[in-house]
RNA sequence: GCAGGAAAAGGGCAAACUCAUAGUAAUAUGGGGACGCAAAGCCAUGGGUCCUUUAGUAGGAUUGCCAGGUUGCCGAG
Numbered sequence: 001g002c003a004g005g006a007a008a009a010g011g012g013c014a015a016a017c018u019c020a021u022a023g024u025a026a027u028a029u030g031g032g033g034a035c036g037c038a039a040a041g042c043c044a045u046g047g048g049u050c051c052u053u054u055a056g057u058a059g060g061a062u063u064g065c066c067a068g069g070u071u072g073c074c075g076a077g
Base pairs, nucleotide, nucleotide: 005074012037013036017032018031019030020029021028022027035064041070042069043068045067046066047065048062049061050060051059052058
């Protein structure tokens, strides 16, 4: 350095639900709350799914659906 994720340490994120706000909607943001996560950090690039639609090779959402790219903490066999 690569592959890889055992024991720990320092920690990190935050599902469902709920309140407020925004949005036609999917959903998003903030507060509460923790189901879980070694990338549950980032990118909407490919696929899937969802919403809108004047049905179009259109617009939007989802990265905690799958894949890919990229950047990180720790330190065994």
Molecule: c-di-GMP-I riboswitch aptamer
Organism: Syntrophomonadaceae bacterium